Molecule: ZMP/ZTP riboswitch aptamer (pfl RNA motif)
Organism: Gracilibacillus halotolerans
RNA sequence: AUGACUAUGUGUGACUGGCGAGGAUGCAGAAUAAACUGCAGGGGAGCACAUAGUGACGCAGCCGCUCGCCUGGGCAAAGGUA
Numbered sequence: 001a002u003g004a005c006u007a008u009g010u011g012u013g014a015c016u017g018g019c020g021a022g023g024a025u026g027c028a029g030a031a032u033a034a035a036c037u038g039c040a041g042g043g044g045a046g047c048a049c050a051u052a053g054u055g056a057c058g059c060a061g062c063c064g065c066u067c068g069c070c071u072g073g074g075c076a077a078a079g080g081u082a
Base pairs, nucleotide, nucleotide: 003057004054005053006052007051008050009049010048011047012046015043016042017070018069019068020067021066022065025040026039027038028037029036061075062074063073
């Protein structure tokens, strides 16, 4: 010094809301002073490890089917304390 990134695989996985339209989740219940609860399904960033590759290339955003109008979170990053 052993960083960072890409691809694949395995494991884990927070968050996954309301209304309208689009083939556009289902069931039960509630709410508009709301934007939730449970189950199933699907999406899924992130994290850990392994393999291969780039070789100093990195430094802030990312996630829930799409669009529009809203609501509320998570992860990552940075900082502080123990």